[in-house]
RNA sequence: GCAAACCCGCCGAAAGACGGGGACGCAAAGCUUCCGGUCUACCGCUCGCCCUCGCGCGAUCCUUAGACAGCGGGGUUGCCA
Numbered sequence: 001g002c003a004a005a006c007c008c009g010c011c012g013a014a015a016g017a018c019g020g021g022g023a024c025g026c027a028a029a030g031c032u033u034c035c036g037g038u039c040u041a042c043c044g045c046u047c048g049c050c051c052u053c054g055c056g057c058g059a060u061c062c063u064u065a066g067a068c069a070g071c072g073g074g075g076u077u078g079c080c081a
Base pairs, nucleotide, nucleotide: 001026002025006021007020008019009018011016024070030076031075032074034073035072036071037068038067039066040065041064044061046059047058048057049056
């Protein structure tokens, strides 16, 4: 110097963002989605569930669109010792 959880306000369908309070932590906890990861919503595949057989519910994988830079790596700028 920054500010996790939590609380209040506010934005969003959600993940989550922002403002205030608050400090668990951080020597880049500044910035940046390039790589991996996690999360949310949605398309599709497969499988499962049922007094309910459907415009139903759930799970894995996956498409697309988002979120997380306080998940890790990379890039970039910078402070202290």

Overview: RNAcentral holds the sequence, with entries from MGnify. c-di-GMP-I riboswitch aptamer from a soil metagenome, 81 nucleotides, folded computationally.